A computed fold for a 77-nucleotide RNA from a Bdellovibrionota bacterium, annotated as transfer RNA. The coordinates come from a structure-prediction model, not an experiment, and the mean pLDDT is 80. The same sequence occurs in records of 2 taxa. The RNAcentral record of the sequence draws on ENA. Its Rfam family is "tRNA". About the family: Transfer RNA (tRNA) molecules are approximately 80 nucleotides in length.
RNA sequence: GCGUCGGUAGCUCAGCUGGAUAGAGCAUCAGACUUCGGAUCUGAGGGUCGAGGGUUCGAAUCCUUCCCGGCGCGCCA
Numbered sequence: 001g002c003g004u005c006g007g008u009a010g011c012u013c014a015g016c017u018g019g020a021u022a023g024a025g026c027a028u029c030a031g032a033c034u035u036c037g038g039a040u041c042u043g044a045g046g047g048u049c050g051a052g053g054g055u056u057c058g059a060a061u062c063c064u065u066c067c068c069g070g071c072g073c074g075c076c077a
Stems, first nucleotide, its partner, number of pairs: 001073007010026004019057001028044005050066005
């Protein structure tokens, strides 16, 4: 350099045949329970979906450029 896969909450990920409120588990916080704690149950907070641009009535999802990471191949020395 070329190809391919990935980047979504603090962490691990789903959602990627476009549909409008962006989710799950763990973690955190609060409450219930408990003598206290743990476990359990209930609830809450937390995201401008890696960045910019485009298409569209509508983009995490499609197109494009770039950044970061994994894998494979190639070139030079």